Record summary
Small-subunit ribosomal RNA, 3' major domain from Candidatus Electronema sp., 479 nucleotides, folded computationally. Model confidence (mean pLDDT): 86 of 100. It matches the Rfam family "Bacterial small subunit ribosomal RNA". Rfam links the family to the GO terms ribosome and structural constituent of ribosome.

Context: one part of a larger RNA
RNA sequence: UGACGGGGGCCCGCACAAGCGGUGGAGUAUGUGGUUUAAUUCGAUGCAACGCGAAGAACCUUACCUGGUCUUGACAUCCCGGGAAUUCCCUUGAAAGGGGGAAGUGCCUCGCAAGAGGAGCUUGGAGACAGGUGCUGCAUGGCUGUCGUCAGCUCGUGUCGUGAGAUGUUGGGUUAAGUCCCGCAACGAGCGCAACCCCCGCCAUCAGUUGCCAGCAUUCAGUUGGGCACUCUGAUGGGACCGCCGGCGUCAAGCCGGAGGAAGGUGGGGAUGACGUCAAGUCCUCAUGGCCUUUAUGACCAGGGCUACACACGUACUACAAUGGCCGGUACAAAGGGCUGCGACACCGCGAGGUGAAGCCAAUCCCAUAAAACCGGUCUCAGUCCGGAUUGGAGCCUGCAACUCGGCUCCAUGAAGUUGGAAUCGCUAGUAAUCGCGGAUCAGCACGCCGCGGUGAAUACGUUCCCGGGCCUUGUACA
Repeated sequence: UGACGGGGGCCCGCACAAGCGGUGGAGUAUGUGGUUUAAUUCGAUGCAACGCGAAGAACCUUACCUGGUCUUGACAUCCCGGGAAUUCCCUUGAAAGGGGGAAGUGCCUCGCAAGAGGAGCUUGGAGACAGGUGCUGCAUGGCUGUCGUCAGCUCGUGUCGUGAGAUGUUGGGUUAAGUCCCGCAACGAGCGCAACCCCCGCCAUCAGUUGCCAGCAUUCAGUUGGGCACUCUGAUGGGACCGCCGGCGUCAAGCCGGAGGAAGGUGGGGAUGACGUCAAGUCCUCAUGGCCUUUAUGACCAGGGCUACACACGUACUACAAUGGCCGGUACAAAGGGCUGCGACACCGCGAGGUGAAGCCAAUCCCAUAAAACCGGUCUCAGUCCGGAUUGGAGCCUGCAACUCGGCUCCAUGAAGUUGGAAUCGCUAGUAAUCGCGGAUCAGCACGCCGCGGUGAAUACGUUCCCGGGCCUUGUACA
């Protein structure tokens, strides 16, 4: 100087407390451990691994296993020889691959032509080499997680100290903040904080179709004429600064209350992550040193596996019901996506879906009925008209192909489950809870993920205690 303390002081954070809803019990989905297996590819492992890499494992993916094959190679550059490229057929084989046959002569340069040379593609050959998701993340770059959006981390000069170092950065106030003020052997500065950026909330201006409709006309309908006022769209500006008033405060920084205002003291949300810590994670995104491999640890193919199942754990979904289930009727979104795509509408089917097919490269058409809610009816506490697992049957769709191993529909079947031990998680407001909608990936497959809106709470006395953190101080046999 740090680190640590079941030392002290001050102060924060859904840290506790106060509340609301969960997890832990059940069934299922999914990940992991374990076990099994020819293989169940690999990585991630307290917080910070475990719906994680995987924003899509039937083949492919695929890195694993079994079997069948190849050896200058599936891919790159160079050399030599043949052939235009290319297309099709036969045969063998599970395919990869092997064997045989037919058609076919383009482009550039020289040349009358024959032909010669070249580019590109292909085939044969020789070797330099290719290849490796093989090892080492404890050799590395890059990227990322975490402490933590915590308020800290440093430097120059000066001063003090023999020196390590200190001072500044401590102190008194204040703040979300090393934020600002005051003081001070310090005076300044940098990286962080804040602001500048984006979205939402108010207003104005510009613009008016595909959007909108106040007044006029018209229609079943903003449908049409008309209009751009309103809504909206999307571009540019304005607006909030403790600016104003009162009080407190050191006449300061600032704090409390009030007015005005759409918004008030950082208005709400996002992006943004200092010096560093964990030899944290990743050699399987990529790059890369070293090592290893080279008729194999490379490459191709078929099939299998990654989907196994006595168990254990994590994360979710669905429930156990009446604030509910079922039936009928009737409203109100936002944000997105759409051309080998979204598909209205009509018909067929109980349905998944099928057939035909308009429109739309989309403020125009489509996906697309939002659902919870509301109105009416029914069920009356029951393992039930709760719950839907499991299983049987019949189908639909995608795809070369749904046996291992897809999704969906209909009929039948109806399991566990009556609120979950010890323990444990999230959340402070348009939040929790609850309800549906969309998107990426994608042929198909979503209870996951990323977004969107609808309905919309309760509680916070307080900081003694648990956890994490900041500043000062103290002890130390630790560095």